[in-house]
Predicted 3D model of a 264-nucleotide part of an RNA (large-subunit ribosomal RNA, domain VI) from Dolichospermum sp.
Context: one part of a larger RNA
RNA sequence: CGCACGAAACUUGAGGGGAUUCUUCUUUAGUACGAGAGGAUUUGGAAGGACGUUCCUCUGGUGUCCCAGUUGUCGCGCUAGCGGCACGGCUGGAUAGCUAUGAACGGAACGGAUAAACGCUGAAAGCAUAUAAGCGUGAAGCCCGCCCCGAGAUGAGGUUUCGUAGGGUUAUUACCCGAAAGUCCCCUGGAAGACGACCAGGUUGAUAGGCCGGAUGUGUACGUGCAGCAAUGCACUCAGCUAACCGGUACUAACGGACGAAUG
Numbered sequence: 001c002g003c004a005c006g007a008a009a010c011u012u013g014a015g016g017g018g019a020u021u022c023u024u025c026u027u028u029a030g031u032a033c034g035a036g037a038g039g040a041u042u043u044g045g046a047a048g049g050a051c052g053u054u055c056c057u058c059u060g061g062u063g064u065c066c067c068a069g070u071u072g073u074c075g076c077g078c079u080a081g082c083g084g085c086a087c088g089g090c091u092g093g094a095u096a097g098c099u100a101u102g103a104a105c106g107g108a109a110c111g112g113a114u115a116a117a118c119g120c121u122g123a124a125a126g127c128a129u130a131u132a133a134g135c136g137u138g139a140a141g142c143c144c145g146c147c148c149c150g151a152g153a154u155g156a157g158g159u160u161u162c163g164u165a166g167g168g169u170u171a172u173u174a175c176c177c178g179a180a181a182g183u184c185c186c187c188u189g190g191a192a193g194a195c196g197a198c199c200a201g202g203u204u205g206a207u208a209g210g211c212c213g214g215a216u217g218u219g220u221a222c223g224u225g226c227a228g229c230a231a232u233g234c235a236c237u238c239a240g241c242u243a244a245c246c247g248g249u250a251c252u253a254a255c256g257g258a259c260g261a262a263u264g
Base pairs, nucleotide, nucleotide: 001152005163006162007161008160009159010158011157015149016148017147018146021049022048023047024046025045026044033038051106052105053104054103055102059100060099061098062097066093067092068091069090070089071086072085073084074083075082076081111143112142117137118136119135120134166177167176168175169174182259183258184257185256186202187201188200189199190198207253208252209251210249211248212247213246214245217241218240223236224235225234226233227232
């Protein structure tokens, strides 16, 4: 830009893509077969490999500063307590998120037309013949079925809902302004994201930050008291602190602006 009014949703599915894999054990059965050795077709059940999709409850990883311990040195006048630097100084843990080696699930079944192959009826050709007319069975393959995209499918589909109107200039046509449903810019953000896009919000507000409460993690803070010559221990104290998590709360920031239909 188109899809001949303007919008918002929900859809149909032409067409396209993906997947459609392999093995072992067991039952049938030590049966059929075979002198024996050996050893099935078929049917049912179970387990697994690789691959794929989704996810983070579990098992782990990461988690650059969430907690603790600790070495050297410097600083805050000293002590105590803290802070800087040394690979995050080192070490032990670890929330959210992301993740695999972790978790769940998938390949199918049913159906249709067939290949090789096997048949029925059956002439040409009094017989025979699955074939010439006609009718069947039959595969991991084909078409469906399963998952995803999909009306620019210009052949532009369908359904539902919403909007459908005022003023000015002009003799009408016509032009201009405001304005509908709704949309966009802009702003606050996100389990969304390269950027666009998508999603949640924009004061009639919980969108983000802050604050409050909780969870989680760490593991019992500082200070004081007591015990001990002291190192240290015990009590207040499952304390103190706590990112991304959960909930609440307008304290801060969501200011401001534009487009947009009736004579096609």
Its Rfam family is "Bacterial large subunit ribosomal RNA". The RNAcentral record of the full RNA draws on ENA. Model confidence (mean pLDDT): 85 of 100.